[in-house]
RNA sequence: GGUAACUUUCGGGGGCGGGUGGAAUUCCCGCACCGGCGGUGAGCCCGGGUCCAGCGCGCCCGGGGAGCCCGCGACCCCCCGCCGCAGGCGGGGGUGGAGCCGGUGAGAGUCCGGCGCCGACGGUGAUAGUCCGGAUGGGAGAAAGGAAGC
Numbered sequence: 001g002g003u004a005a006c007u008u009u010c011g012g013g014g015g016c017g018g019g020u021g022g023a024a025u026u027c028c029c030g031c032a033c034c035g036g037c038g039g040u041g042a043g044c045c046c047g048g049g050u051c052c053a054g055c056g057c058g059c060c061c062g063g064g065g066a067g068c069c070c071g072c073g074a075c076c077c078c079c080c081g082c083c084g085c086a087g088g089c090g091g092g093g094g095u096g097g098a099g100c101c102g103g104u105g106a107g108a109g110u111c112c113g114g115c116g117c118c119g120a121c122g123g124u125g126a127u128a129g130u131c132c133g134g135a136u137g138g139g140a141g142a143a144a145g146g147a148a149g150c
Stems, first nucleotide, its partner, number of pairs: 002150002006145005015031005032130002034119002036072004044064007067117002076094008099115005121133003
């Protein structure tokens, strides 16, 4: 210096206007908005250091960078086990949306530009990514702490 049981805290964003109608923030029209977690991160971007008279390059350190590339979580379903069995908890499995074109370049699935696409379940006076609800829940995980031992 690192590692671990364990502990604590944290851990999801977003719509208006008009039309029709008995009824729509759900349909239609117009314009808009949002993007959980880890990884990858082009030789990219930012900051610091080094060097220097100074600046830049290089090198070193730290940070950032994908909704639609890889993996995971939420929801739902199935199986097994346990319990104080209404149900809950633990383990395993299944399901699980969406991207192309151009540019730069040695190299782009991530950068730049353009156009496009996607969004659990239940509810609703009428079909919902944006309203209400399960949820003051769960959660991928993140940060901090952490004796002995190694």